[in-house]
RNA sequence: AGAGUUUGAUCCUGGCUCAGAAUGAACGCUGGCGGCGUGCCUAACACAUGCAAGUCGGAUGUGCCGCAAGGUGCAUGGCAGACGGGUGAGUAACGCGUGGGGAACCUACCUCUUUGUGGGGAAUAACGUUCCGAAAGGAAUGGUAAUACCGCAUGAGACCGAUGGCUGGGAUGCUGUCGGUGAAACCCGGGGACCGUAAGGCCUGGGGCAAGGAGAGGGUCCUGCGUCUGAUUAGCUAGUUGGUGGGGUAACGGCCCACCAAGGCGACGAUCAGUAGCCGGCCUGAGAGGGUGAUCGGCCACACUGGAACUGAGACACGGUCCAGACUCCUACGGGAGGCAGCAGUGGGGAAUUUUGCGCAAUGGGCGAAAGCCUGACGCAGCAACGCCGCGUGGGUGAUGAAGGUCUUCGGAUCGUAAAACCCUGUCGUCAGGGACGAAGGUUGUAUGUCUAAUAGAUGUGCAGCUUGACGGUACCUGGAGAGGAAGCCCCGGCUAACUCUGUGCCAGCAGCCGCGGUAAUACAGAGGGGGCAAGCGUUAUUCGGAAUUAUUGGGCGUAAAGGGCGCGUAGGCGGUGUUUUAAGUGAGAUGUGUAAUCCCCGAGCUCAACUUGGGAACUGCAUCUCAGACUGGGACGCUAGAGUGCUGGAGAGGGUGGUAGAAUUCCACGUGUAGCGGUGAAAUGCGUAAAGAUGUGGAGGAAUACCAGUGGCGAGGGCGGCCACCUGGACAGUAACUGACGCUGAGGCGCGAAAGUGUGGGUAGCAAACAGGAUUAGAUACCCUGGUAGUCCACGCUGUAAACGAUGAACACUUGGUGUGGUGGGAGUUGACCCCCGCCGUGCCGAAGCUAACGCGUUAAGUGUUCCGCCUGGGGAGUACGGUCGCAAGGCUGAAACUCAAAGGAAUUGACGGGGGCCCGCACAAGCGGUGGAGCAUGUGGUUUAAUUCGACGCAACGCGAAGAACCUUACCUGGGCUUGAACUGCUAUGGACCGGUGCAGAGAUGUGCCUUUUCGCAAGAACCGUAGCAGAGGUGCUGCAUGGCUGACGUCAGCUCGUGUCGUGGGAUGUUGGGUUAAGUCCCGCAACGAGCGCAACCCUCGUUCUGAGUUGCCAGCGGUUCGGCCGGGAACUCUAAGAAGACUGCCCGGGUUAACCGGGAGGAAGGUGAGGAUGACGUCAAGUCAUCAUGGCCCUUAUGUCCGGGGCUACACACGUGCUACAAUGGGCGAUACAAAGGGAUGCAAUAUCGCGAGAUGGAGCCAAUCCCCAAAAGUCGCUCCCAGUUCGGAUUGGAGUCUGCAACUCGACUCCAUGAAGUUGGAAUCGCUAGUAAUCGUACAUCAGCAUGGUACGGUGAAUACGUUCCCGGGUCUUGUACUCACCGCCCGUCACACCAUGGGAGUUGAUAACGCCCGAAGCCCGGAUGCUAACCUUUUAGGAGGUACCGGCCAACGGCGUUAUCAGCGACUGGGGUGAAGUCGUAACAAGGUAGCCGUAGGAGAACCUGUGGCUGGAUCACCUCCUGG
Repeated sequence: AGAGUUUGAUCCUGGCUCAGAAUGAACGCUGGCGGCGUGCCUAACACAUGCAAGUCGGAUGUGCCGCAAGGUGCAUGGCAGACGGGUGAGUAACGCGUGGGGAACCUACCUCUUUGUGGGGAAUAACGUUCCGAAAGGAAUGGUAAUACCGCAUGAGACCGAUGGCUGGGAUGCUGUCGGUGAAACCCGGGGACCGUAAGGCCUGGGGCAAGGAGAGGGUCCUGCGUCUGAUUAGCUAGUUGGUGGGGUAACGGCCCACCAAGGCGACGAUCAGUAGCCGGCCUGAGAGGGUGAUCGGCCACACUGGAACUGAGACACGGUCCAGACUCCUACGGGAGGCAGCAGUGGGGAAUUUUGCGCAAUGGGCGAAAGCCUGACGCAGCAACGCCGCGUGGGUGAUGAAGGUCUUCGGAUCGUAAAACCCUGUCGUCAGGGACGAAGGUUGUAUGUCUAAUAGAUGUGCAGCUUGACGGUACCUGGAGAGGAAGCCCCGGCUAACUCUGUGCCAGCAGCCGCGGUAAUACAGAGGGGGCAAGCGUUAUUCGGAAUUAUUGGGCGUAAAGGGCGCGUAGGCGGUGUUUUAAGUGAGAUGUGUAAUCCCCGAGCUCAACUUGGGAACUGCAUCUCAGACUGGGACGCUAGAGUGCUGGAGAGGGUGGUAGAAUUCCACGUGUAGCGGUGAAAUGCGUAAAGAUGUGGAGGAAUACCAGUGGCGAGGGCGGCCACCUGGACAGUAACUGACGCUGAGGCGCGAAAGUGUGGGUAGCAAACAGGAUUAGAUACCCUGGUAGUCCACGCUGUAAACGAUGAACACUUGGUGUGGUGGGAGUUGACCCCCGCCGUGCCGAAGCUAACGCGUUAAGUGUUCCGCCUGGGGAGUACGGUCGCAAGGCUGAAACUCAAAGGAAUUGACGGGGGCCCGCACAAGCGGUGGAGCAUGUGGUUUAAUUCGACGCAACGCGAAGAACCUUACCUGGGCUUGAACUGCUAUGGACCGGUGCAGAGAUGUGCCUUUUCGCAAGAACCGUAGCAGAGGUGCUGCAUGGCUGACGUCAGCUCGUGUCGUGGGAUGUUGGGUUAAGUCCCGCAACGAGCGCAACCCUCGUUCUGAGUUGCCAGCGGUUCGGCCGGGAACUCUAAGAAGACUGCCCGGGUUAACCGGGAGGAAGGUGAGGAUGACGUCAAGUCAUCAUGGCCCUUAUGUCCGGGGCUACACACGUGCUACAAUGGGCGAUACAAAGGGAUGCAAUAUCGCGAGAUGGAGCCAAUCCCCAAAAGUCGCUCCCAGUUCGGAUUGGAGUCUGCAACUCGACUCCAUGAAGUUGGAAUCGCUAGUAAUCGUACAUCAGCAUGGUACGGUGAAUACGUUCCCGGGUCUUGUACUCACCGCCCGUCACACCAUGGGAGUUGAUAACGCCCGAAGCCCGGAUGCUAACCUUUUAGGAGGUACCGGCCAACGGCGUUAUCAGCGACUGGGGUGAAGUCGUAACAAGGUAGCCGUAGGAGAACCUGUGGCUGGAUCACCUCCUGG
């Protein structure tokens, strides 16, 4: 410090996720030791048991024990139980933090200081006796002490009253005089003289007490500032705010009360609601921040729940009291007792948190004079890997790289020096021995100092003796034995370090995100190996970080989320220039404070570390004082550049009101006139003979203003358009007289605000939601047509929204330019028209720098800055719900959550696509010729059938295809019969022998079983072959063409597909390859930020066409000779031909066009001319195209069978449908007769002549030929004759009967051919559709492959031999450029809504339940206070049988908890039914959107409709295409 994830790829925006650190943690697996820490986060739930606060006999009475000293109880009394310890429920508050104030305060114990401590009295507990009660406890009576209680005396000071003075801004301050009020308690030790009967007095020491004054520490009160969320909480408040006078308090104060006034708080967030103890700190972070408030420290609050006071210095009191309530316990039922949020512990809750331990030795606290006692504070130990830190589980050597595991390409690799083995060491643990620090004090004695008369006594210090340790026989030290006792967890697809095998087969499972798993899973599970950390490792939860993802540091708003529809303006924020003043902000210095701990730095102590500790720094803060005076602010005086006013001038659809004009539509009347009009893609509805439409004249009425008209004008925006008049706003130019910062922005607020809509009243020509009809359509609630109502118009109201857009808030300043246009001013020139130059204000275009993710913006900024306002924070849910508010309504404004997804989005790129555009090509269309589709048959396919009808191929690109040939075989299928190391292959072991051949029997055959024959080679070992038995292994046309190789098809013989370097771009990519021409062609030329190159094109190859050369048999025969007349023979080498080699054609030449090019048109010559014709040749790629059944092959499957052998059957079935063909329908023909001319092939298991036989297929027979020699071999159409005469025929030949031929082991299922007979459909074929551009189509025959036989199929060959192409509008396919896109699996794409089903959360809902709060009323415990007190009454007084003062039980009153009744409000739960929403591989209906998405889309509004939606009206471009105008850029 970043990374993954939206896309085919890219950049950006933006969310989600990960890597880090941390924790009072928990869970899973595992676990050796030690140190230091930490340990109920949940039920402030309930608690058994024990302990946690007592102490003082030197204040006092007394019981008991004791001889005494003394001890031990009870009780009075004193001090302490307000500390220490726990918890965080409540509390949003002066509660906390920080800084101040108290001239409105209190303070026990402690310290210092001053003074005093005199003299009396009356009770009471314990105790005794009696009584009540189960108990707790209580009553009566008797009697007693005090440092308990009560008077009196004294009283400095204090306080109060009266009366003076001083000070001060003010004041309750200071001070004088007089009067009044008002204290105390004693105890202990010692003692020489003196006094006293004694006690003692007296002296002395210590302590106590009373009243003051100071201090320290503690506390109370007030206050500035800071301190969570919600405005869908906006108003709150009657003791409320203030005053006067009282009461109360330690003290101020509405703290309380009476009266008076009507205030107080709040947008700088009152009130209300929710949540929460606050801080030092802790975690995180670079910091700023964010989160948190365990342990330690400070403060607060609480103590079963609620209320209340008492005592006291201090409490409204955790281990005190009273009352009420709930709960638990005891009970004799009458009544009582209790409060672990102290330490342990129990139950419960929970994912989860310890021992009913030891000790007061230390530290600290209470009491005490002290010893001491008490202390679950504390010190220690126990439990827990809960955390941090440290240590160990061994070290060295050791290669046959052991065994074993795993993998394997079978060679090996790896675990791996790892192990074993050998040599060592001894931490921790274990055993044995030794053994602390922590202890200071206390007490006794003694010496000495102080007090003192004192060598008593008390006290300080020193010395000596004795004595105090829970931890603990622990830390630590020494020794012994012995590698002996001590390693796991997670991960290994990317992020993210680490890879293989097996199993599984969208199953089981994994997953933090992306995502893995559907038979070859590095992602599941196991294993081997590896990586990481390590006594731990992972997971989960939570916080911060990364996240600049709430942005102060440090973000944005044209199109990604985001500028308010527009203006005016309040508060607020911000504000020109000069001088002067002030000192609030600001800066500097100083002082105080900022507890300790923590963090940081330097040290120190535990062996180190964690931990502990000394010092420092820091604590960024707050307050006060002083200084400065630049800047901001405040005050004062000025200025004119901002702003405004005045004057002059013109421009304008700016607004309002009234009037007026012409054209047009419609309607009415009349005339002319006759059959149609209207409307559409085509029609129909509609109108019209009752006279329409057309036309003429006249009239009525409403609405809107052609041309001018323009990226022209005006207005803040919405918006504004004939002309005239009136009223009226603003801007601009010029001028420089006036004011003197008067300014900018603007939360709330107010006003304006298209269209639609709404209310009332008018108006209504045209248009036109709704509605009706007609069409279209599968449907058509639409698009189209005919009608048509609201509405559109006017007046007065309401509504308040739009794609209200420049999707761009307002204002100001600055920053190169060019060119239009509107308004206006100036300058120069000109006779003038006019033109040129320079300003200011508007309005456009293009562009520099700069900015931007890019597109783009660019002085009219989206540049550079300043000020203010509004708004945004992933998509969906949703601008929805609820609440509030506005509206007559429609609805507007404000505006969530649950749930759900990992994306949603912007710009640009490559493709693909478009019922987008341009250009171009192709038998693509057109022009032609001939077919198919109709018939019969052949053949293939589907379907059906079957035991089987084997399998594959399925749009083009399956269907006369694999198959160049199924009777058996083939054959893979079915049925039946056999075999099991097998029919074929390789190897090994054992054993026997030949094998082969011939021939019987059984059987359908396979096979079984006989006979005959044979007795291999080698000297031998052995070898070959065969049989049998066995082991390795064979075999499979079984599956997967979606695991593959190879081969093939199609796009397509289409002209394309790419690369290197350079350049441009953030990038994907672009350029090149686009453009202008041209070509069959990315063919070539020109131009150009490109320059080159490769695969394709072309050429090179083959065949045909011309010529030549050499060659001349089997081919040829011109000339010569012979001839049986046949190139037959001699001969010839000319010609044809054969098959080798050359030549030839290149736009080379001429003319014209073109850019002087490429090239094109024409011509010459030439056998051939612009690629001469045909073939072979098929770029990068795409279709998971086809083939596992040609072959090969991974994996899987079968193994007495899915292998193999055999017989028979099937692949040939047949209601039907389709494809491809053959033959026809006839006269350009059929039949008969005669007669002519090819090419190319094939032939030894072969082709077969002549000849003979047969009507014929063919048979007999076999000359010749291994082929330019012989044979197949006859070519046919054609030509010449004759006949038929338009008909189901002398066309056509199916079908069927009979008879044959050939092949073959065998023609029944199931061959071909021949002859005789039979003679079906069919008279040119609907919609639709195919081929072909020249030696082509059409037509005619011939040959070959396969093959025993079987050809209408396939492949070749030649004969005869056309027609047409104007042209590219349209159909199909393709190429290229451009454009749009929400597509990229790429339009066979994407995608919307209703309906149906399942699940989920949520709104409404008659109501119902609960909680909380407010208000009103009722009841009124305890208790304080007030009043009364007839009952009772020790201290004081008196005139004493008693009375009084005072007190009090009790009574009344005020306040008041719990409780009750009523009315509301808020929140929450449930709720029949109901609304929409979300999610869910394969449901229904349509096709709304994305391309011009097939009616451009969208926004607002209104109506309608199963649904997406449709229609009206206004608006927007975020619409394609074409055309025109204007402007700009270039020429």
About this RNA
RNAcentral holds the sequence, with entries from ENA and SILVA. A computed fold for a 1531-nucleotide RNA from an uncultured Acidobacteriota bacterium, annotated as small-subunit ribosomal RNA. The coordinates come from a structure-prediction model, not an experiment, and the mean pLDDT is 84. Its Rfam family is "Bacterial small subunit ribosomal RNA".